[in-house]
RNA sequence: AUACUGAAUUUCUCUUUAGAGGAUUUGAUCCUGGUCCAGGAUGAACGCUGGCGGCGUGGAUAAGGCAUGCAAGUCGAACGGGGCGUGUGCAGCACGCAAUAUUGAAAUAUUGGAAAUAUUUAAAUGUUUAAAUAUUGCGCGCUGUGCGCGCUUAGUGGCGAACGAGUUAGUAACGCCUUGGUACGUACCUCGAAGUUGGGCAUAACGAGCCGAAAGGUUCGCUAAUUCCCAAUAGUCCCCGCCCACAUCUGUAAAGUUGUGGCGGGGUAAAGGCGCAAGCCGCUUCGAGAUCGGCCUAGGUCCUAUCAGCUAGAAGGUGUGGUAAUGGCGCACCUUGGCUACGACGGGUAGGGGGGCUGAGAGGCUGAUCCCCAACGACGAGACUGAGACACGGCUCGUACACCUACGGGUGGCAGCAGUCGAGAAUAUUUGACAAUGGGCGAAAGCCUGAUCGAGCGACGCCGCGUGCAGGAUGAAGCAUCUCGGUGUGUAAACUGCUUUUCUACGGGAAAAAGUUAUUGAUGGUACCGUAGGAAUAAGUGGCUGCAAACUUCGUGCCAGCAGCCGCGGUAAUACGAAGGCCACAAGCGUUAUCCGGAUUUAUUGGGCGUAAAGGGCGCGUAGGGGGCUUGGUGUGUUUCUGGUAAAAGACCGGGGCUUAACUUCGGAUGCGCCAGAAAAACUACCAGGCUUGAGGAUGUUAGAGGUGAGUGGAACGCACGGUGUAGGGGUGAAAUCCGUUGAUAUCGUGCGGAACACCAAAGGCGAAGGCAGCUCACUGGGACAUUCCUGACCCUGAGGCGCGAAAGCGUGGGGAGCAAAAAGGAUUAGAUACCCUUGUAGUCCACGCCCUAAACGAUGCUGACUAGUCGUCUCGAGUAUCGACCCUCGAGGUGGCGUAGCUAACGCGUUAAGUCAGCCGCCUGGGAAGUACGAGCGCAAGCUUAAAACUCAAAGGAAUAGACGGGGACUCGCACAAGCGGUGGAACAUGUGGUUUAAUUCGACGGUAAGCGAGGAACCUCACCAGGGCUAGACAUCUUCACGACGAUUUUCCGAAAGGAAGAUCUUCCGCAAGGACGUGAGGACAGGUGCUGCAUGGUUGCCGUCAGCAUGUGCCGUGAGGCGCUCCCUUCAAUGGGGUAACAUGCGCAACCCUCAUCCCGUGUUAUACGUGUCACGGGAGACUGCCAUCCUAUAGAUGGAGGAAGGUGAGGAUGACGUCAAAUCAGCAUGGCCCUUCGAUGCCCUGGGCUACACACAUGUUACAAUGGCCGGACCAGCGGGUUGCCAAGCCGUAAGGCGGAGCUAACCCCUUAACGUCGGCCUCAGUUCAGAUUGAGGGCUGCAACUCGCCCUCAUGAAGUUGGAAUCGCUAGUAAUCGCGGAUCAGAACGCCGCGGUGAAUACGUUCUCGAGUCCUGUACUCACAAGAACCGCGAUCGGCAGCUUCGUAUUCUA
Repeated sequence: AUACUGAAUUUCUCUUUAGAGGAUUUGAUCCUGGUCCAGGAUGAACGCUGGCGGCGUGGAUAAGGCAUGCAAGUCGAACGGGGCGUGUGCAGCACGCAAUAUUGAAAUAUUGGAAAUAUUUAAAUGUUUAAAUAUUGCGCGCUGUGCGCGCUUAGUGGCGAACGAGUUAGUAACGCCUUGGUACGUACCUCGAAGUUGGGCAUAACGAGCCGAAAGGUUCGCUAAUUCCCAAUAGUCCCCGCCCACAUCUGUAAAGUUGUGGCGGGGUAAAGGCGCAAGCCGCUUCGAGAUCGGCCUAGGUCCUAUCAGCUAGAAGGUGUGGUAAUGGCGCACCUUGGCUACGACGGGUAGGGGGGCUGAGAGGCUGAUCCCCAACGACGAGACUGAGACACGGCUCGUACACCUACGGGUGGCAGCAGUCGAGAAUAUUUGACAAUGGGCGAAAGCCUGAUCGAGCGACGCCGCGUGCAGGAUGAAGCAUCUCGGUGUGUAAACUGCUUUUCUACGGGAAAAAGUUAUUGAUGGUACCGUAGGAAUAAGUGGCUGCAAACUUCGUGCCAGCAGCCGCGGUAAUACGAAGGCCACAAGCGUUAUCCGGAUUUAUUGGGCGUAAAGGGCGCGUAGGGGGCUUGGUGUGUUUCUGGUAAAAGACCGGGGCUUAACUUCGGAUGCGCCAGAAAAACUACCAGGCUUGAGGAUGUUAGAGGUGAGUGGAACGCACGGUGUAGGGGUGAAAUCCGUUGAUAUCGUGCGGAACACCAAAGGCGAAGGCAGCUCACUGGGACAUUCCUGACCCUGAGGCGCGAAAGCGUGGGGAGCAAAAAGGAUUAGAUACCCUUGUAGUCCACGCCCUAAACGAUGCUGACUAGUCGUCUCGAGUAUCGACCCUCGAGGUGGCGUAGCUAACGCGUUAAGUCAGCCGCCUGGGAAGUACGAGCGCAAGCUUAAAACUCAAAGGAAUAGACGGGGACUCGCACAAGCGGUGGAACAUGUGGUUUAAUUCGACGGUAAGCGAGGAACCUCACCAGGGCUAGACAUCUUCACGACGAUUUUCCGAAAGGAAGAUCUUCCGCAAGGACGUGAGGACAGGUGCUGCAUGGUUGCCGUCAGCAUGUGCCGUGAGGCGCUCCCUUCAAUGGGGUAACAUGCGCAACCCUCAUCCCGUGUUAUACGUGUCACGGGAGACUGCCAUCCUAUAGAUGGAGGAAGGUGAGGAUGACGUCAAAUCAGCAUGGCCCUUCGAUGCCCUGGGCUACACACAUGUUACAAUGGCCGGACCAGCGGGUUGCCAAGCCGUAAGGCGGAGCUAACCCCUUAACGUCGGCCUCAGUUCAGAUUGAGGGCUGCAACUCGCCCUCAUGAAGUUGGAAUCGCUAGUAAUCGCGGAUCAGAACGCCGCGGUGAAUACGUUCUCGAGUCCUGUACUCACAAGAACCGCGAUCGGCAGCUUCGUAUUCUA
């Protein structure tokens, strides 16, 4: 270089990459809107837990204070000294030996002797010996000195110390980032050129003296150098001058600036060291390079306008100084500028970047570790040295703090590495080494290096590994649960086999070392390898209501507690606590804090403003933003291409190295932005022209409550005066205050006054909005139409600004009829500071000046363009037509109704947009606090404009939907009212309830829908309550073990209130060969039992709405949806009954019908009935009634009204039958039943006796009997029906006044009995009274039932004879065989009805009607209600006047302080 392969990226094609939502407002829905959650991240911290390794990371707070050690030295090859060692020369001394000479005095030394011994001193004397000295030589030693050498080093000198390391306090700035520039500097390094000559003065060290506690200082003297100075020489170096040439810049030119080259004059250098030498290292001058800096420059760089004006060296010029260099950098003079809404100035916060986290992206947040830059070094300031500093481990000064001190004075700076105290939720060792990398010095060896490399501590983070693997079912035990069968934990464990990552022991053992050879490893005997051993050493944390993966039991009982949000917990809590199980992650898991995301919830991508938050009250207009058609040019924006930059690291892609990964390394690619150059010219911009459609003007016509001023009119009202006239007027729901005999109200006349303008008048007109209304005049603004004549983009919008701006209010002066805040009085009311009434002042009116806000609304900013119509109305014009006009058609402008497409959450809007686009402005970002506080501006004030936060809530809100409610509307119904009849409420009694009482007065039911209810029947029993006495596997069921015995029947005695207990007697004796079984008793065990609790855990049953006509579903259609339609509407019906119409068509539960009873007829049967014939009887079956027929009305439908026939007529009468649901309605005590509770010695179980449920000041409810003559009493005669009866109904007859008794016929019932019905009717008495009414109460005597009538039954007889003379407010039932009235039967039941359930007898009145009361149904409507219309509660303030106190200010008194 070519070819091929692969990746990122770019272009075309293809393919790919990529953005998830949920909970919470409501009864439900859609929307708006906030809150919360799921994800990722961290220099983290905290809680629980913790096996290993690798790689990272670790004072974020107090830039707070710091003990101690270390972190910057090095060079003797720059220098003089010092020290140590060593070599050598000289000098001196001492000693030894040898030789020679001299002396024998003194002195010294030595030896010997004497005194008892020893020592010392002095003197004297004497004696003895053999040495002494000098010189020379040799040897050894010491001292001094000279010259050397080696090592070392305090000082001089050189270089370094300005790097490296730390921190982020300050800084909003050329500080940083990006870009371009130059009036500059640069030690060491590299290259090139030239040189290195001759002199001199000092000074530390050192020596001497002095001061000081110390730190240190001072004086004198000496000395060296690569220290310093002078001189010489020199150039391309510096300065000055001249000239020419070239180049550059400004400029039309002239002229000037700068650079290079040439010439002349003047000036400035140097140091030596090492080496035998060669030479090497240095030094001086100049030039160039490289590197690193200085300065300038355009752009970018947080919040705040409740910071709007700032600035005198300030902006510029000239000169001068200064600097390495430009420059107000400094100074003198001159000018008066400069910055600012594109945010100056001020305030707050903050080191900036590469990058990091997150995100689909755009963005948002951030600036640890690593890299670059800046700034700082206790705080503040200053310079010195130097190439470089205004200097972290330098200097000086000040301040604070700390330390030493002899009190005089000194010293210090961990934001270097460790470490310490403090503060804090919180952040490590007072470690090893210079082996590597790098730095300083040195010629080098080397020295220094808390840079660095390593180790230590911390799960702080990321990554990797492990805590075994396989088999193993009796699915062990334990635990948990259970429907008691089982199930889960769970192949999990045990057990069997296997493996050895990890661990332990032993052995081996690196790379990192490159520098020629040699030496050299802190880490480290580490990584790694081998052998052996043995499952051995190793699992937790959070959660389990929904969001959101994962559930049961127990405990607790709105307590304890949980909670991210909604929210759980008040006796069955998957939400608290525990256990078991399960889910998720895993050596970690949770919590807290912070950031991004979700959040399209600040919206460039990518939101809104009619009603949800949001259009400025309206206009004029400045800046700004936007802008019609067309021609030419430029090339501002724009687009393309090329070049530069965009540090490295990080991120991406492809490779490589650690066993893998994290980590690390190599290569590649991309790269926003900025700068430079070239090109294009459509759009934009700019420059120069043109045009007329936008805009404006002109001419003509024209409508109008447009504005301002002046004048004027009538009605009404009030007042004054006068006349007539008399007792009221006025006012209200009704009244009163008020006015009136001093003459009102009413009425007539005259005059005065102020304010507002009926009819016309309208969905009408005008205006920018506010707003504008009798009529006339004057002045004046704006608009519309027509003509298409003129100008030629002159336009649109509009932050600030200016002006206008209803009502109320304020100021000054007028005015004041009516009205009328405040105020007063009268009413209403529980109150009534209100509504109503009677008065009444500001004000309302005018002039002038302020105020400047309104639901100032179309809750809808202005301008332009486009997008179906139709029906009105106002103004103008054209056309046809007409004599002219109206009408009609068309055009323009305004003002309305409906409506298409489209839009909208919906409502709605819809050419007058809330549709589709464009331009500009204003405004919004959850509710409350709050349009408030503070600040500022304005105002006379009232106040207005601008405008927060703390704190608090999980909503606040819009539209629409279904209900419910309404002292809202329409229609309809019901004994709902009305019309009637009879009652209740008053009396006595009965019964029930409350209350009270009690040992107990068992319990339940409580508006309607509890209260003669459960109970259809409490003397015992019932019975649940109370007192007392007893029993304890039980009065009752099943099973089991053991023992005894059949069981059972009859019966005696004792104790006892009884239950029960104790002791007996008689009779009897099952099956089986037996064991034994059945049965009974006793003891033991499982269990029984409970009218104990919960009806708010339930089943079943029931009440009420309501026998009201409603309630649902399928499909379909409409609506985003909740939901609607259907079921609404019209007619009709008892009825959602039927018909018509209809986006509905069908269906179900209800209605009706089917069922039962009664009324008429027919048929059949005939026990008892019977007058014996039978059928007005009984039973069974059938017929009949359907608006079928006629007439009228009607949509000629459904049907309604009337009529005929018929026993019955429009549902013939009555019953049974009760939709979806409501009231947590009632019932655990009728029954059943979940859960809970009580139960071996004082039961909540069971038995028994007695008592209680029957009490009694009172209150309520339901009834009975009355209050009388339509009655009471006595007597006579007559007429029912439903039913019941053998433990029963009970006849005749007899007894008793009677209740009843005796009696026993008949009857298992159409046969007998209960069983005489009563009211009524006939006759008589009573005669209006507390009675011949009424019958309570009480006394006496009886009867019946029953073991037993005392508490506590019923009945009879005699006697007694209470209240009561028709009932206040209020209230109940009933519409026809009904009300009213009369009796009869039955259930329960031994006995005990005035209650209840039935039966028949007699038998009415009234309904005009739907205004009102109550209840119900359908439709419309309002709603801030939905536990659904009723009741409250909470919060925030203000306060005249008087008195006291604090604070502040001023004055006075006082000598001062105080007071």
A computed fold for a 1459-nucleotide RNA from a bacterium, annotated as small-subunit ribosomal RNA. Its Rfam family is "Bacterial small subunit ribosomal RNA". Rfam links the family to the GO terms structural constituent of ribosome and ribosome. Model confidence (mean pLDDT): 81 of 100.